[in-house]
């Protein structure tokens, strides 16, 4: 320096051939126990790694930065 993956909740991960995002876990309340744990239930958390661009409309496409994780730098 070049290529290639991946970046979504507090953590581990889905998701979509473009139509406004979910799941365990964790956290909160409640429900149940004589009381805890386990269980149930409900709920609460996100500008989808930043910017820009195409479109009515981007988490998805395209550029371009960044950051991770990995390759290639070989012959005369």
């Nucleotide at each position: 320096g070049c290529c290639c993956u991946c970046a979504u909740a507090g953590c581990u991960c889905a998701g979509u051939c473009g139509g406004u995002a979910g799941a365990g876990c964790a956290c909160a309340a409640c429900c149940a126990u004589g009381g805890u744990a386990a269980g149930g239930u409900u709920g609460a958390g996100g500008u989808c790694g930043u910017g820009a661009g195409u479109u009515c409309g981007a988490u998805u496409c395209u550029c371009a930065c960044u950051g991770u994780g990995g390759g290639c730098u070989c012959c005369a």

Transfer RNA from a Peptoniphilaceae bacterium, 76 nucleotides, folded computationally. It is recorded under the gene name trnT. RNAcentral holds the sequence, with entries from ENA. Lineage of the source: Bacteria > Bacillota > Tissierellia > Tissierellales > Peptoniphilaceae. Its mean pLDDT, the model's own confidence on a scale to 100, is 80.